[in-house]
RNA sequence: GCGGUUGUAGCUCAGCUGGUUAGAGCACUCCCCUGUCACGGGAGGGGUCGUGGGUUCAAAUCCCAUCAACCGCG
Numbered sequence: 001g002c003g004g005u006u007g008u009a010g011c012u013c014a015g016c017u018g019g020u021u022a023g024a025g026c027a028c029u030c031c032c033c034u035g036u037c038a039c040g041g042g043a044g045g046g047g048u049c050g051u052g053g054g055u056u057c058a059a060a061u062c063c064c065a066u067c068a069a070c071c072g073c074g
Base pairs, nucleotide, nucleotide: 001073002072003071004070005069006068007067010026011025012024013023019057028044029043030042031041032040050066051065052064053063054062
């Protein structure tokens, strides 16, 4: 330099055949329970979907560029 895979909540990931409000588990906060902790039950906060553009009535999803990590080729 060329090609490929991955990038979504604090962490691990789903969603990627464009259309419901962007979700799950764990973690975190509050409440109940308990002598206290843990367990259990209930409620809640947290995301510009790596970044910038484009297509579209509508994009996490399609297209282009770019950044990072990893793999391969030269």
A computed fold for a 74-nucleotide RNA from an Alphaproteobacteria bacterium, annotated as transfer RNA. The sequence was found in a public genome assembly. Lineage of the source: Bacteria > Pseudomonadati > Pseudomonadota > Alphaproteobacteria. The prediction has a mean pLDDT of 80. It matches the Rfam family "tRNA". Rfam's curators write: Transfer RNA (tRNA) molecules are approximately 80 nucleotides in length. It is annotated as a transfer RNA.